[in-house]
Context: one part of a larger RNA
Parts: sequence; C1' cells; structure tokens
RNA sequence: UGUUGGAGGUCUGAGGGGAAGCUGCUUUUAGUACGAGAGGAACAGAGCAGCGGCGCCUCUGGUGUACCGGUUGUCCGACAGGGCAUUGCCGGGCAGCUACGCGCUGGUGGAUAAGAGCUGAAAGCAUCUAAGCUCGAAGCCAUCCCCAAAAAGAGACUUUCAUUAAGGACACCGUUAGAAGAACGGUUUGAUAGGGCUGGGGUGUAAGAAUCAAGGUGAAAAACCGAGAUUUUUAGCCCGCAGCUACUAACGUCCGCACCAG
Repeated sequence: UGUUGGAGGUCUGAGGGGAAGCUGCUUUUAGUACGAGAGGAACAGAGCAGCGGCGCCUCUGGUGUACCGGUUGUCCGACAGGGCAUUGCCGGGCAGCUACGCGCUGGUGGAUAAGAGCUGAAAGCAUCUAAGCUCGAAGCCAUCCCCAAAAAGAGACUUUCAUUAAGGACACCGUUAGAAGAACGGUUUGAUAGGGCUGGGGUGUAAGAAUCAAGGUGAAAAACCGAGAUUUUUAGCCCGCAGCUACUAACGUCCGCACCAG
C1' cells in the first nucleotide's frame, strides 16, 4: 500500500518454524524370573545428576567510567572546592544488564522401515504376498511451544462511531520500545517527561564551630604551630526507583467522505 469508511475486542488456522530435548547413575521390581550351585535379569515405575533449550533477577556472585567515601603526586597562593594522572589508585555500591544464581524442560496416539508373523493361491503340497490382514524404531506425522488473514479464495464473530465526518498522520512531551523506520504511553477534560516534596535506597558521619590533644618551635615560662579524637551529626552528598504535587514543557498543522465510471 492492498484487503472497497473507521476504531476497539475476541477468534479460526491454510501455511511455516522448533532438537527441545539427550544421556548417565541410584532405587523399587528383586536376590525375584532363570539356574544344581556360583551367579543373576527384564517389562513397568520413582529419585538424582550432567549437557542442551527457553524464561527470569527474589537470593548468591559479576559489572555497575550514575553515585558516595579514603588516599598519593602536582596545579588552581592557603582554607574550602576542584582539574589532571587508565575512572590516578583503592574501599563500597541502587537500578539495569547478566551467570557462577533461580524456575520449567511429558507421555500418548497414528502410519511405517529393516524385521517378526496370520490367512493364502499362482504351483491340489509348501510359501509373510500375488489379493487381504496383525505387529514392529531414538526415525516420520500428530498431540506440545512459537509465528501466522498479503491465505488475492486477502477469513469469522462482536461492540461502537460516522457524511457536521468518524478517524488518521506529521509535529510536540516521553519509554514497558528502540540501529533507522517501527511499537507503546501522553498532549491541559493532563501525572507523559523534567522540577519540587515525601518515602525507599547507596555511601558512611560533610563543611564550619566548640572542646580535647600525641608531637613540634621556644634556655625556661608565656606564647605559637599542630596530625588526630569527640560533639553538633543514623550527618553531608547522591539516586535511571515509588507515591504525591501542574511549578516547567506537551504549541500547533494537515489529510480524510457513499455510489458509479475510468
């Protein structure tokens, strides 16, 4: 774009995709069948484990160049606060993403292969085959999971709107989404994003001030300098999370009509 107006919901499933499972051990069967004994199964079931597959982040761990703290050298004259040095190095770390973490991961049916057979002639017998029939595999087809009405035979049901259009697109604010498109949410009849407040979380107790103080300078005393400690302070700083709150930004523009003919 089409499916012959549009929007929403529920489906069908032609047709595709999947390996979604595979393997081992233990155990019940059972010291049973079998066997003189020695020894010693199976059908069927249960549990566990390994590998693989799919999903997830509650826990554990990793990352976490958002963030917080410590600290070295140097520079901004000193303090405070910072720049640079692989994020300078180091200690932590929410969300997110992850595995080393967590969850799930079946049997059954049908048609068959090799093969095993039944009945049975050609060929009075025999013969699984010529007609016919029964079984038989981790394989095939279903059941299972996923996609799927562009399946041109372009589907079905249902709700609702509509010619004053219904509705849609661009643009704008964004993220359950994202390479670009797309998808999804919002657009003042508003909590969509930012900000603010509160909660929760990370770091670990900020600066300033006060008190104390190892040590140092000083002949001594006075005085001065002073790492550091305590209190103020479960502080300070920060947050991709949650709730509340219109303070800021969501301003606007366009397309779009039965039926018939081409």
About this RNA
Predicted 3D model of a 262-nucleotide part of an RNA (large-subunit ribosomal RNA, domain VI) from a Candidatus Methanophagales archaeon. The source organism's lineage runs through Archaea, Methanobacteriati, Methanobacteriota, Methanomicrobia and Candidatus Methanophagales. It was read from a public genome assembly. Its Rfam family is "Archaeal large subunit ribosomal RNA". The family has 91 seed sequences and 2,955 matches in Rfam 15.1. Its mean pLDDT, the model's own confidence on a scale to 100, is 81.